Background: A computed fold for an 86-nucleotide RNA from a Woeseiaceae bacterium, annotated as c-di-GMP-I riboswitch aptamer. The model forms 95% of the base pairs in the Rfam consensus. The sequence was found by an Rfam model in a public genome assembly. Its mean pLDDT, the model's own confidence on a scale to 100, is 91.
[in-house]
RNA sequence: ACACGAUAACGGCAAACCCGCUGAAAGGCGGGGUCGCAAAACCACCGGUCUAAGGGACUCGUUCCUAGGACAGCGGGGCUACCGAA
Numbered sequence: 001a002c003a004c005g006a007u008a009a010c011g012g013c014a015a016a017c018c019c020g021c022u023g024a025a026a027g028g029c030g031g032g033g034u035c036g037c038a039a040a041a042c043c044a045c046c047g048g049u050c051u052a053a054g055g056g057a058c059u060c061g062u063u064c065c066u067a068g069g070a071c072a073g074c075g076g077g078g079c080u081a082c083c084g085a086a
Base pairs, nucleotide, nucleotide: 004084005083012037013036017032018031019030020029021028022027035073042078043077045076046075047074048071049070050069054066055065056064057063058061
């Protein structure tokens, strides 16, 4: 340095749920909380999933299709970083 990852050290993050704000929704942000996490930091590039405002379809419906909206705590990939037992 690269890989790897302890019942190590210093620390970090925070699922569900609750409250507030925000958004058409999915979701996001703040506070509480702590299931878990060695990248649970960051990036929608690939696959996947969610939503459907706007747009479209016709059978005109509590309908269907659609991402320029989301999810990085679904998988892959990219990129950066703390520590150092085996």